The RNA shown here (transfer RNA) has 71 nucleotides and comes from Candidatus Hodgkinia cicadicola. Model confidence (mean pLDDT): 81 of 100. The organism belongs to Candidatus Hodgkinia, within Bacteria. Its Rfam family is "tRNA". Rfam classes the family as a transfer RNA. The sequence is in RNAcentral, with records from ENA.

[in-house]
This record gives sequence, structure tokens and C1' cells, in this order.
RNA sequence: GCGAAAGUAGUUUAAUGGUAGAAUAGCAGCCUUCCAAGCUGUUAAUGUGGAUUCGACUUCCAUCUUUCGCU
Repeated sequence: GCGAAAGUAGUUUAAUGGUAGAAUAGCAGCCUUCCAAGCUGUUAAUGUGGAUUCGACUUCCAUCUUUCGCU
């Protein structure tokens, strides 16, 4: 330099173009003599910028980061 892949909550991971889910973690409550475990509730996310579309995690372009391959 060229090509490919990945980027979603603190972490791991889903999602046929049609209200972004789950687990875990955090917080509060219940339970318990106390702790742990358990139960309930709650908070929290689409790498960035554009384009297409009535509507984009999803399609297209550029860019950033990481990984792999070729030279």
C1' cells in the first nucleotide's frame, strides 16, 4: 500500500427496514438475627458523520478504532 472481518448497557450477547431484548453488573425494596442465596422493581446501549426511505442496529458512502491475510 491492497483486501477482509468486527464495533449495540460497566461486561457478554440477540434483533426479517416497523416501539432496541436478554444475561450479568449497579441501585432500591422484600426475605433473613446478620451475611450469602432467592424474589420484585429500577437505571443504563446501536463507534462517528452523511445519503436513501414514511421509517435504518439493519441498505449505501466516507471516516475512526481493533483484528486477520497478501505484497